Large-subunit ribosomal RNA, half B from Methermicoccus shengliensis DSM 18856, 1172 nucleotides, folded computationally.
[in-house]
Context: one part of a larger RNA
RNA sequence: CUUUGGCUAAGGGAAUUCGGCAAAUUGGCCCCGUAACUUCGGGAGAAGGGGUGCCUGCUCUGAAGAGAGCAGGUCGCAGUGACCAGGGGGCUCUAACUGUCUAAUAACAACAUAGCAGACUGCAACUCCGUAAGGACUAGUACAGUCUGUGAAUCCUGCCCAGUGCAGGUACCUGAAAGCCCGGUCCAACGGGACGAAGGGCCUGUAAACGGCGGGGGUAACUAUAACCCUCUUAAGGUAGCGUAGUACCUUGCCGCUUAAUUGGCGGCUUGCAUGAAUGGACCAAUGAGAGCCCCACUGUCCCUAGCCAGAAUCCGGCGAACUUCACAUUUCAGUGCAGAGUCUGGAGACCCCCAGGGGGAAGUGAAGACCCCGUGGAGCUUUACUGCAGCCUGCUGCUGGGUUACGGUCUUGGAUGUACAGAAUAGGUAGGAGGCGUAGAAGCACCCUCGUCAGGGGGUGUGGAGCCGCCCGUGGGAUACUACCCUUCCGAGGCUGUGACCCUAACUCGUAUAGAGGACAACGGUAGGUGGGCAGUUUGCCUGGGGCGGGACGCCCUCGAAAAGAUAUCAAGGGCGCCCAAAGGUCGGCUCAUCAGGGACGGAAACCCUGAGAAGAGUGCAAGGGCAUAAGCCGGCCUGACGUGAUUUCGCACAGCAAGAAAUCACGAGCCGAAAGGCGGGCCUAGCGAACCAAUGUGCCCUCUUGAUGAGGGCCAUUGAUGACAGAAAAGCUACCCCGGGGAUAACAGAGUCGUCACCGGCAAGAGCACAUAUCGACCCGGUGGCUUGCUACCUCGAUGUCGGUUCUCUCCAUCCUGGCUGUGCAGCAGCAGCCAAGGGUGAGGUUGUUCGCCUAUUAAAGGGGAUCGUGAGCUGGGUUUAGACCGUCGUGAGACAGGUCGGUUACUAUCUACUGGGGGUGUUGGGAGUCUGAGGGUAAGUUGCCUUUAGUACGAGAGGAACAAGGCAACGGUGCCACUGGUCGAUCGGUUGUCCGGCAGGGCAAUGCCGAGCAGCUACGCACCAGCGGAUAAGGGCUGAAAGCAUCUAAGCCCGAAACCGCACCCAAAAAGAGACUCCCGUAAGGACGCUCGUAAAAGACGAGUUUGAUAGGGCCGGGGUGUAAGCACCAAGGCAACGAGGUGUUCAGCCCGCGGCUACUAAAGUCCG
Repeated sequence: CUUUGGCUAAGGGAAUUCGGCAAAUUGGCCCCGUAACUUCGGGAGAAGGGGUGCCUGCUCUGAAGAGAGCAGGUCGCAGUGACCAGGGGGCUCUAACUGUCUAAUAACAACAUAGCAGACUGCAACUCCGUAAGGACUAGUACAGUCUGUGAAUCCUGCCCAGUGCAGGUACCUGAAAGCCCGGUCCAACGGGACGAAGGGCCUGUAAACGGCGGGGGUAACUAUAACCCUCUUAAGGUAGCGUAGUACCUUGCCGCUUAAUUGGCGGCUUGCAUGAAUGGACCAAUGAGAGCCCCACUGUCCCUAGCCAGAAUCCGGCGAACUUCACAUUUCAGUGCAGAGUCUGGAGACCCCCAGGGGGAAGUGAAGACCCCGUGGAGCUUUACUGCAGCCUGCUGCUGGGUUACGGUCUUGGAUGUACAGAAUAGGUAGGAGGCGUAGAAGCACCCUCGUCAGGGGGUGUGGAGCCGCCCGUGGGAUACUACCCUUCCGAGGCUGUGACCCUAACUCGUAUAGAGGACAACGGUAGGUGGGCAGUUUGCCUGGGGCGGGACGCCCUCGAAAAGAUAUCAAGGGCGCCCAAAGGUCGGCUCAUCAGGGACGGAAACCCUGAGAAGAGUGCAAGGGCAUAAGCCGGCCUGACGUGAUUUCGCACAGCAAGAAAUCACGAGCCGAAAGGCGGGCCUAGCGAACCAAUGUGCCCUCUUGAUGAGGGCCAUUGAUGACAGAAAAGCUACCCCGGGGAUAACAGAGUCGUCACCGGCAAGAGCACAUAUCGACCCGGUGGCUUGCUACCUCGAUGUCGGUUCUCUCCAUCCUGGCUGUGCAGCAGCAGCCAAGGGUGAGGUUGUUCGCCUAUUAAAGGGGAUCGUGAGCUGGGUUUAGACCGUCGUGAGACAGGUCGGUUACUAUCUACUGGGGGUGUUGGGAGUCUGAGGGUAAGUUGCCUUUAGUACGAGAGGAACAAGGCAACGGUGCCACUGGUCGAUCGGUUGUCCGGCAGGGCAAUGCCGAGCAGCUACGCACCAGCGGAUAAGGGCUGAAAGCAUCUAAGCCCGAAACCGCACCCAAAAAGAGACUCCCGUAAGGACGCUCGUAAAAGACGAGUUUGAUAGGGCCGGGGUGUAAGCACCAAGGCAACGAGGUGUUCAGCCCGCGGCUACUAAAGUCCG
């Protein structure tokens, strides 16, 4: 000296700063007193006052310890005397409150909360955990439980159901498997159909579900505004409120208050980029280590620093790490260089070594950059990405049984039924057939049932009591009795089976367990459809003057760039294509266009006709280029070559290879046109396109099941279906919670280059300036300089060069703000304006804001502009920006996002080298040494500026006003030094005093030196002293003489002046100035020096200085001078008290105690040793 912790500061009192951060103030107890507001509880310890010790006596309470009081006395600066121990008030935002949270950067406005609301849930509940068994909720039961939103109370909570959800309904549509029906030449695969669950469509409800809540125009008798009107449009168009907000871009909105001044705060207004009602709106007492602002008090936060104490640092002794370390013999300036060099180039500087210091550089150390980009890297999260899986809903089925009923299906069986015409008459078909039925009751009759074609048929009961039918005949296609097999329709029974409803009990389940309840359901298993970010695996292209957004320069065609072969890039310039045409194709034949002129009824500039001129100025399906009149253009005839199968070549892809595709040529075949030659494999040419897999089509071909048929499958060929990211994955996002690998191949900062932009200057001079370009201002146009702004580039750095602003401190430039010297003036003076020279010095304090900047206030001579890695974080700060938390607005379905706002949010490093500021040691300087100097060289600002007075109310001026030269005084800032004064400090010292301990006194310890008062020396500022001008050479400028140029001219030669700038005089360092200096003196164990010792005018260590007995160096003693404030002891007094006692007072006593100061005094200690 610095740092950590602590103490104190005159005057001012927040001027500091992002911000009163930190510190200070306050503080206990008792009494008095206490506002707005309020949910009446609070607020409240509000605020603000007063008291407080000790002693004596007395009163009251109490069992006591103790407590409450009254009166009197008494001391101090101070009585909660130390410790302990709220600063207070006002306004606003926000969250109601107590509480909770990111262990280790966020304590908050976030979470929670009571209250409010919605949804689900009847208990074997909902919900949750688990593969399951089982469990939680739950020893609970709707006043209960779960989930969700909001977040006390108060006043309220508007409109929208179109979208997305959720719930309900559903005639109809859709809707899987199974089963059923049909097809499938026999079977099967398979195909089709009907039926048909959940779900979906459809309809309805629902917003305290997810969510949403417009635009344009006009209008009132000042203007403005618009109660009013019109119009478009929506599911509905934002209500009450609140509002420049934690939400407002513009914005520092406007007004008011607060302040000297306010990007702040508060109150209003409010056109609200983009407020708004349980994604709650508004208000709000109380509460808050929450955010903003103001006031009082208080202060070292500051002006502006100073002093002191303790620890560290320093020095000595002991012990003794880590980081770091390519090599180093480790300067500076300029340059160069991958563009920011100790090592290269050039110049300068530079003897060797050590110590302390603060940190400029080593693009310092630390950490393979966390930002950015890249990777066919990763992870977490989201969703209406892709693909799945749990879960849930539903159908079928297994476990799984019995029965009733209704309606079906199918099979068996019984019965019935069957009317064309003809015919006795109601003939189903075919076959057999001459007999069959009948007292076990025929015919007939009565009644009832049923069918019916209305003719009649069938059945039952009763009566009746013996016959009836067929063959034959006849009709007819067919002949009847009876028997058998079948068909149509109907009825009954049974088997199997389906659907609906119901019952049962025995599976199964529950259970209080021999009961009872449920019950073939449920649960569970299988299968099928639906739903399904609950969970999982993945994808989410490339180019790119970084990336993203935009765009496509991602496949093709034309022109140009393109540099006269070919080829040739850029997110270069200008344009096209992803078709079209059955004629707009093939062929044969014919014709000639655009335009113009002349002529011609309506007829005109343009309609149509004639004549002429007319190489192309037209046309060509579509871009552009090339081409085309023999036409490729226009018109017509006949046709389909817009063919089949192959081969070769070219382009694609220059000069190697490669796919699709495009084009050209040739061969064979079949054709069209033409008399023929011949032409034709689309279109005047150059664009108009697509692999494999898969699928479809083919009256194409081959193979397998299979010998054939049918069917199925496979292969080859052809055609069609597309990948446009166009040689072709099947594919959305977020990450600030992030991670890894890389990149300076690539962005943000800085540098470099450039300089459009920026700043400054210039040329010309249109103009105005009353006339007059150039006193002053100066357009258009043009040329530069700088490297400060903003861009551009991507050259250095991504194994890291810390990013804005402030602060501190230094150097520098000049395009000069002031001060100095000049010139012009539209300069009378004063004050200005413009310009020239000039960088020595100065350039300040505040309000708002993180601000740089800017605006404002009051001063001032002036309050200049830049640079130094936008100088400066191994110097500080950390307000802003830019991690993790959170809120609002906006965007997004969401995860999340926002050069939008807002609150909160870890700043590492012991200095090796170099550089610098200081302090030492050594060597050299030609013997050693002492003293005194010189001064090459270097440094400084040592001063700068203002005000006042005189000049002088003078010069000037009509006046109003109003200088200068010169001289003097004072001040501010700056510098150097000092401490007599003033002030600060003063862990020397003295005194007072609290608590406690050492038994009491005396005297002490501890409590921040316990606290308080005072304070010498020292150190200090706020105190005091000092800080001339002159000379030299110049700048701009002013001149002399003076030519070139017979004049003129400050210049060309020459000369004189002329500024705070330059050089001296002054001050400081300096002989290591290698050119190493000079002078004087001493010296041969000498001169001299060192060590030791006593020390301080010195001091980190070294050093320096004083002294060392021939001595006042230090200590001691005495005296002087100071500080404190009157010691102890003793005596007396003292309110009182019966007394004992007694705070305290007075005297002895200007005492006692103390002193880093001065003087005197050897009492103590300075013994001695070594070098030379």
Taxonomically the source falls in Methermicoccus shengliensis (Archaea, Methanobacteriati, Methanomicrobia, Methermicoccus). It matches the Rfam family "Archaeal large subunit ribosomal RNA". Gene Ontology terms of the family: structural constituent of ribosome and ribosome. On this family, see Yusupov et al., Science 2001: "Crystal structure of the ribosome at 5.5 A resolution".